[in-house]
RNA sequence: UCCGGGAUGGUCUAACUGGCAGGACGGCGGGUUCUGGCCCCGCAGAUCAGGGUUCGAGUCCUUGUCCCGGAG
Numbered sequence: 001u002c003c004g005g006g007a008u009g010g011u012c013u014a015a016c017u018g019g020c021a022g023g024a025c026g027g028c029g030g031g032u033u034c035u036g037g038c039c040c041c042g043c044a045g046a047u048c049a050g051g052g053u054u055c056g057a058g059u060c061c062u063u064g065u066c067c068c069g070g071a072g
Stems, first nucleotide, its partner, number of pairs: 001071007010025004019055001027043005048064005
């Protein structure tokens, strides 16, 4: 330099052919308990950045950054 893949709450991980961003762990509050843990209920928290297409973008197009693999 070129090619391919990837970036989603604090962490891990889903989202079909574009249609309400979900789950687990963790955090907080409550219930339970003599206290704590386990267990149960509830709450907050995310789409790498800019631009474009579209009624509507995590998803499609484009530019950039970073990570992984390959070629030279």
A computed fold for a 72-nucleotide RNA from a Polyangia bacterium, annotated as transfer RNA. The RNAcentral record of the sequence draws on ENA. The organism belongs to Polyangia, within Bacteria. Its Rfam family is "tRNA". Its family is annotated with triplet codon-amino acid adaptor activity in the Gene Ontology. Rfam's curators write: Transfer RNA (tRNA) molecules are approximately 80 nucleotides in length. It is annotated as a transfer RNA.